A computed fold for a 106-nucleotide RNA from an Acidobacteriota bacterium, annotated as c-di-GMP-I riboswitch aptamer.
Taxonomically the source falls in Acidobacteriota (Bacteria, Pseudomonadati).
It matches the Rfam family "c-di-GMP-I riboswitch aptamer". From the family's description: GEMM was predicted in a large-scale screen for bacterial structured RNA regulatory elements.
Its mean pLDDT, the model's own confidence on a scale to 100, is 80.
It was read from a public genome assembly, where an Rfam model found it.
Parts: sequence; C1' cells; structure tokens
RNA sequence: UCUCGAGAAGGGCACACCUGGGGAAACCCAGCGCCGCAAAGCCACGGGUCCUCGCUGGUCGUGACGCCCUCCCGCCGCGACCCGACAAGACCGCCGAGCCGCCGGA
Repeated sequence: UCUCGAGAAGGGCACACCUGGGGAAACCCAGCGCCGCAAAGCCACGGGUCCUCGCUGGUCGUGACGCCCUCCCGCCGCGACCCGACAAGACCGCCGAGCCGCCGGA
C1' cells in the first nucleotide's frame, strides 16, 4: 500500500414516531428520538422502486357556434370524475458502478 472486517480502541451516522417549515405529492430541511449501519460518507452513471401539479385519452354535465326548426350529429370553451405514467420530480438506509475515508487482531 492492497485485500479483509475484530470477543478491539477512539469515534461517526441516525429508522420509525412526534414537532416546525418547504412541496401538488413522493420526499426534503431542522429539532427530538435511536431501529440499526464497517462506509447508513459523497455521487442519480446503470438497474429498480415511489409520486402525479402538468400532459394524453375517455365518460358525464354545461354554454356558444354550425346544420332546414327541435332532437341527433360535428366542433370549441369551461367544470367534475376515471385510466395511464409520456414528461417532470423523488429515493444512495434497494442493488451495482465510481470517488474519498478512521483503526489494524486474524
């Protein structure tokens, strides 16, 4: 120095819950807390998972216009609901890769 990870030593981080804040949400930040972690340090490069303000499509209602009147139909606007996950976003304490790092028994 590399590999490796203790019946060490000094330490480090901080799950969930709760409180406050941001966000449409996933989630993030701070405090409390301490499930656990030898990288539970950094990084969104690859895979995977999560969310849905927008967006696509559909259904219903409503208003105007077109059509020889009504209805029907077509088209446009608005509102509500449903589906999807294209876009955008999130997760490194899901995995892999990359980078940095404390200690030194076997």